[in-house]
RNA sequence: UUAACAGAGAGUUUGAUCCUGGCUCAGGACGAACGCUGGCGGCGUGCUUAACACAUGCAAGUCGAACGAGCUUAAGAGAAGCUUGCUUUUCUUAAGCGAGUGGCGGACGGGUGAGUAACGCGUGAGUAACUUGCCUCGGACUGGGGAAUAACACAGGGAAACUUGUGCUAAUACCGCAUAAUGUGCGAGAGGGGCAUCCCUUUUGCACCAAAGGAGCAAUCCGGUCUGAGAUGGACUCGCGUCCGAUUAGAUAGUUGGUGAGGUAACGGCCCACCAAGUCUGCGAUCGGUAGCCGGACUGAGAGGUUGAUCGGCCACAUUGGGACUGAGACACGGCCCAGACUCCUACGGGAGGCAGCAGUGGGGAAUAUUAGGCAAUGGGGGAAACCCUGACCUAGCAACGCCGCGUGAAGGAUGAAGGUUUUCGGAUUGUAAACUUCUUUGGCAGGGGACGAUAAUGACGGUACCCUGAGAACAAGCCACGGCUAACUACGUGCCAGCAGCCGCGGUAAUACGUAGGUGGCGAGCGUUGUCCGGAUUUACUGGGUGUAAAGGGCGAGUAGGCGGGACGGAAAGUCAGAUGUGAAAUACCGAGGCUUAACUUCGGGGCUGCAUUUGAAACUUCUGUUCUUGAGUGAUGGAGAGGCAGGCGGAAUUCCCGGUGUAGCGGUGAAAUGCAUAGAGAUCGGGAGGAACACCAGUGGCGAAGGCGGCCUGCUGGACAUUAACUGACGCUGAGGCGCGAAAGUGUGGGGAGCAAACAGGAUUAGAUACCCUGGUAGUCCACACCGUAAACGAUGGAUACUAGGUGUGGGGGGUCUGACCCCCUCCGUGCCGCAGUUAACACAAUAAGUAUCCCACCUGGGGAGUACGAUCGCAAGAUUGAAACUCAAAGGAAUUGACGGGGGCCCGCACAAGCAGUGGAGUAUGUUGUUUAAUUCGACGCAACGCGAAGAACCUUACCAGGGUUUGACAUCUGAGGAAUCCGGUGGAAACAUUGGAGUGCCCUUCGGGGAACCUCAAGACAGGUGGUGCAUGGUUGUCGUCAGCUCGUGUCGUGAGAUGUUGGGUUAAGUCCCGCAACGAGCGCAACCCCUAUUGUCAGUUGCUACGCAAGAGCACUCUGGCGAGACUGCCGUUGACAAAACGGAGGAAGGUGGGGACGACGUCAAAUCAUCAUGCCCUUUAUAUCCUGGGCUACAAACGUACUACAAUGGUGGCCAUACAGAGCGAGGCAAACUCGCGAGAGUGAGCGAACCGCUAAAAGCCAUCUCAGUUCAGAUUGCAGUCUGCAACCCGACUGCAUGAAGUCGGAAUUGCUAGUAAUCGCGGAUCAGCAUGCCGCGGUGAAUACGUUCCCGGGCCUUGUACACACCGCCCGUCAAGCCAUGAGAGUCGUGAACACCCGAAGUCCAUAGUCUAACCGCAAGGAGGGCAUGGCCGAAGGUGGGCGUGAUGAUUGGGGCUAAGUCGUAACAAGGUAGCCGUAUCGGAAGGUGCGGCUGGAUCACCUCCUUU
Repeated sequence: UUAACAGAGAGUUUGAUCCUGGCUCAGGACGAACGCUGGCGGCGUGCUUAACACAUGCAAGUCGAACGAGCUUAAGAGAAGCUUGCUUUUCUUAAGCGAGUGGCGGACGGGUGAGUAACGCGUGAGUAACUUGCCUCGGACUGGGGAAUAACACAGGGAAACUUGUGCUAAUACCGCAUAAUGUGCGAGAGGGGCAUCCCUUUUGCACCAAAGGAGCAAUCCGGUCUGAGAUGGACUCGCGUCCGAUUAGAUAGUUGGUGAGGUAACGGCCCACCAAGUCUGCGAUCGGUAGCCGGACUGAGAGGUUGAUCGGCCACAUUGGGACUGAGACACGGCCCAGACUCCUACGGGAGGCAGCAGUGGGGAAUAUUAGGCAAUGGGGGAAACCCUGACCUAGCAACGCCGCGUGAAGGAUGAAGGUUUUCGGAUUGUAAACUUCUUUGGCAGGGGACGAUAAUGACGGUACCCUGAGAACAAGCCACGGCUAACUACGUGCCAGCAGCCGCGGUAAUACGUAGGUGGCGAGCGUUGUCCGGAUUUACUGGGUGUAAAGGGCGAGUAGGCGGGACGGAAAGUCAGAUGUGAAAUACCGAGGCUUAACUUCGGGGCUGCAUUUGAAACUUCUGUUCUUGAGUGAUGGAGAGGCAGGCGGAAUUCCCGGUGUAGCGGUGAAAUGCAUAGAGAUCGGGAGGAACACCAGUGGCGAAGGCGGCCUGCUGGACAUUAACUGACGCUGAGGCGCGAAAGUGUGGGGAGCAAACAGGAUUAGAUACCCUGGUAGUCCACACCGUAAACGAUGGAUACUAGGUGUGGGGGGUCUGACCCCCUCCGUGCCGCAGUUAACACAAUAAGUAUCCCACCUGGGGAGUACGAUCGCAAGAUUGAAACUCAAAGGAAUUGACGGGGGCCCGCACAAGCAGUGGAGUAUGUUGUUUAAUUCGACGCAACGCGAAGAACCUUACCAGGGUUUGACAUCUGAGGAAUCCGGUGGAAACAUUGGAGUGCCCUUCGGGGAACCUCAAGACAGGUGGUGCAUGGUUGUCGUCAGCUCGUGUCGUGAGAUGUUGGGUUAAGUCCCGCAACGAGCGCAACCCCUAUUGUCAGUUGCUACGCAAGAGCACUCUGGCGAGACUGCCGUUGACAAAACGGAGGAAGGUGGGGACGACGUCAAAUCAUCAUGCCCUUUAUAUCCUGGGCUACAAACGUACUACAAUGGUGGCCAUACAGAGCGAGGCAAACUCGCGAGAGUGAGCGAACCGCUAAAAGCCAUCUCAGUUCAGAUUGCAGUCUGCAACCCGACUGCAUGAAGUCGGAAUUGCUAGUAAUCGCGGAUCAGCAUGCCGCGGUGAAUACGUUCCCGGGCCUUGUACACACCGCCCGUCAAGCCAUGAGAGUCGUGAACACCCGAAGUCCAUAGUCUAACCGCAAGGAGGGCAUGGCCGAAGGUGGGCGUGAUGAUUGGGGCUAAGUCGUAACAAGGUAGCCGUAUCGGAAGGUGCGGCUGGAUCACCUCCUUU
């Protein structure tokens, strides 16, 4: 200032976090296409592909006022004929037609974008080097002649197209002559101008060059010729700008320049002759690819990026290539000639054609319209005009292709209708939505009027727009989505299937993600999808990024071009800044107004167009230039330090080998061995000798060097740095693309050398294997000389230079100060380390040696893989190095840090974890459970610890879930309805039973109006329903196991960290303990630990029968004791000492029944194991319903080759057997369908009988290990399996399939391989007793007491656990992750004998048309000449050039190719185990070599290696 007004993010790598980084999404746009759908109008737009081929029609003609002939019509006049009003014919006039000559126009308009990377385009200049028909304004003129020729006629040729000959004729057609300058050329003079050549004006001389008429009664008009100026259009030149590729680095012979001639409108190698050798190029030439350029369009905050449809400007092209003619203008889209391809006609001789004009056709394609109307408007050509032509144009048609506008109704309307969906069945929702009432009529339909566009005439559009009237809600809504991003949710179906998907990802039986439905959200005549571009993406970063570890610093140096550059004073003005002028077309965009009802659309005005050019000025900064300065840089002088480099020489120790001596059986090597060496004398030891390589100690985050790298001593040569000084130069500087040089190890070539070591190789071990690790040997190589190679984790993973920005502390070299001795101390310069502030950083970390703050220069990066690969090129002897892609594929790959988990990592600690012990298991037999097998069935579950004497505290039937067979179907069981009957009890028949059938007995309870009704129970009937030990423990509840009675697990507030998180909870001690104490950015708290509870050990008190007994027994009495059970006491590190830190606590002691938790039990934190259980129970969903339910009989769960677990009994003398059988001594339990004494019988199991006892009363109940005798080491007087016979008991029933007894039989087994279990004291071991279940059945289980040990040095090791720390590529968390070969499938790609195309050049051949040149071969009107002839011209011939074509060898590029190479991808293939932890041999890099494969080994390097120790440095005191 009227007109600039502005930038949004999200998803996805992880267990979680921060960062880096890619992928994806939300937005806008389109000449679009596809799917579903589709009412109207306005304005626009519509072959992006085959510049592929085209049937048909149209798209450029016009002028009779330039010309001659002809024709038609009309009128007039004349003539002839006769059917006297008609025909024919002649002339004149008028109008018209139109072939031909002539003029102007067909160079505009219209189309297309093939070519073109170029003065093609854009922009700004220039032409003193040019042209311009028609148009405008001037000046001058328009005189006088001539010869032809189309048309036409005749005669020919040809199928046609067309053409030949002869003859006639006109003109504004053609040709001379005259006249002429302000014209042109040449010459001379003057004036003026300019950037060079030169230009302009003027005077003058000579020479040369024009013309056409037509119309009109006329005036006059239209023309013609020469010339000047203007306008318009064009031509040429120049500055700047204009895509990608260097895996295109050199290109160029008319090439670059000159002189001369030619040519052109004009300059010019434009062309030619001669001369010279130049010209372009890293500021990218040449070559290759791609492409019309611009105004603009889309997008974006902008800067930019992409694009060049419609409209406008320029260019190029017109079937392909070449060529000229005409003309003002063309090398000409609808003209000509030639050549090629194609199409058509043909009488085969020859001809014709060119839609990238408008329509239209075929074809191609995902895809793009009518063979329309009109010149009414605008514009163009011709004409004097009328007018003619105009597929330019104006319109209409088709297409939702785009933009814009409108409609599909509006208001009221709750019983919240019906229907749909859903449901917890109550309801909710669809939903005021509908119905219903009232109202309106845009579009559409019917009827009527009716424009503007043309201010006179003329309207294709069009009876269109618009207006009026009428009827009637009537005829007009879809598409997509609903897991997150992203607005919008439920049901059913499906069951990793079908499918979805932009990214993440859904789907394996409860899918808001698939399909359908209901509902909801979004947009709406559209909605989605696909494709492309910009945006988001600061993800190429100018605005506006990075490079220690994420991708990224060149291995290092000196240095070229280039870039950048110290102080002072002048000058210039290129950059810079300001003013002015020109230009930046119009349209578009923006702002303000206006016109269509609005809008889209459109008109006017304005600003703007960020640019370029010219000019004037300013002078701070940069630049250029001049003078000057010394601080940057360099030189000189003095001095010391150093493994700096090269060459030569010298030295000692050690290894090996050789010779000799002594000497004897081994040596060597390893985890252990073996190969190897040795009686032919090794190894060991002594002496002598040879030879090669490397230089212990000193030695040090010490020194030197640019880096690689450099280490014994001496000598020579030589480079650099540092300090002091301040004499000299005076910015001489910094960096450094290319290029050049240096460059570990390995490797290569040639020649030497070769002691040790040692790839390859051989052997021995190890191993499942061992192409390895270990061992014994051993060759290249390692060493030297010369020459290559040129790479490394060439690392500080950190380019170089300069300046600035707190400190502290070591160390190497030098100087100064104080002290004038040395040291110490202080200051300072250069180097080299550590710590640390600010700052930086994603964090880790860096921190004056920066990764801080700034400047300059170079190098490099842009997701992972493919791949540092392929191809090409360069280098190399080779190995190979350097440069360095793409297809394809994935949604990640990655950095730092966090919490866990893990480690064949570390530290501390605990536990019957090991060790020390005791007793076992594993061997035998038996029992029992499991696997397996078998079976009709052997029901089911439990599977490392934490399944396996487990569920099951007890399978002959039952149980029972399994099998076979026989039955039932509202059911064995529950509730409801109806009918009948009490219930119940006793029989008969059939049957294996269930069941079927039949007979009899019996009538109860409550109420009653006596009719009946009701409750319980039974039977029958119908349906709702029952039932399921059917599935899913991975849908669940509950319960349980386990880590683990381990000491842990968390929270609030605060603090630290960007954050995940950390702190607290770590640390020093201590404890059984996160127990307690101390310290501490933490302070507190909770769940756990402990305690509170129970049993037990001592005691007091109270109470006491069935208990007890100091009364001789009984009774009685009593309650002291034993005992029973209530209430108490007691133990707390309380006391003492020592240690400790003055603490917590530990150790010792006293006292005490008990001492440091006294012993035992119950009690189990946050959580882990998708742990176990749907068969205890409960329960969702699914399945079943004359069966997967239910009843019964029988069978099975008890099978038996084998394997495993858990037990019992043994193998014997610490024992067996017999006796003593009562003289021993318990505890805890149990008992009425029971325990059962005593007595009798039986060898015995037991039987008979049965007292007592519902139990401190009676019973089970005898406890057993004990003591005495005998056996004498045996398969036994051990052991008792197995088997036979005879019995007992329980039970409806002991065959399958019980327990027990007696007699007989008398197996294995003589202490148990590898391996492995339990236990730390009243424990292990050993001994018996009881109970639950139970009719009966225990070697099992749960309890009880008796007897009663050994050992623990200790924490190195095994296992498990806790805390701290470390590494990690693990997080489903090591049962993890993960590498390579091989095998299979698919995909893209490299090589490949070649094959087939295509492109641009080059060389040669042929040589069309045609321009130019030459030529008497031939022809020839105008002019000259009296004539002959000449000038000029045509044809023809020849020459230069010359397209297509042909031949040739190369080059580039594409397709394809047997075979072959690697690569990528793909739920469950094979072989190994390379990497991640010290990954079990630390890993990795370069190189060489070997091997099925990962890989191994050698040499050198790195830490991006764990652990332990040492040295040094640092921090703190």
Source information
Model confidence (mean pLDDT): 83 of 100. The RNA shown here (small-subunit ribosomal RNA) has 1517 nucleotides and comes from a Clostridiaceae bacterium. The sequence is in RNAcentral, with records from ENA and SILVA.